[in-house]
RNA sequence: GCGGAUGUAGCUCAGUUGGUAGAGCGCGCGCUUUCCAAGCGUGAGGUCGGAGGUUCAAACCCUCUCAUCCGCU
Numbered sequence: 001g002c003g004g005a006u007g008u009a010g011c012u013c014a015g016u017u018g019g020u021a022g023a024g025c026g027c028g029c030g031c032u033u034u035c036c037a038a039g040c041g042u043g044a045g046g047u048c049g050g051a052g053g054u055u056c057a058a059a060c061c062c063u064c065u066c067a068u069c070c071g072c073u
Base pairs, nucleotide, nucleotide: 001072002071003070004069005068006067007066010025011024012023013022019056027043028042029041030040031039049065050064051063052062053061
């Protein structure tokens, strides 16, 4: 230099052809228990790596760009 993969909550990851952003774990509060753990309920937490474009509408489509990983030279 060329090609490919990945990037979504604190962590691990879904989101099937564009239409309200989710799960598990973790965290806060409450219930239960003599206490802890476990269990149950509930809540907070995200400008979907960044910018631009298409569209009534983008995590999803297009372009550029950044980071990490893999391959080729």
Molecule: transfer RNA
Organism: Minisyncoccia bacterium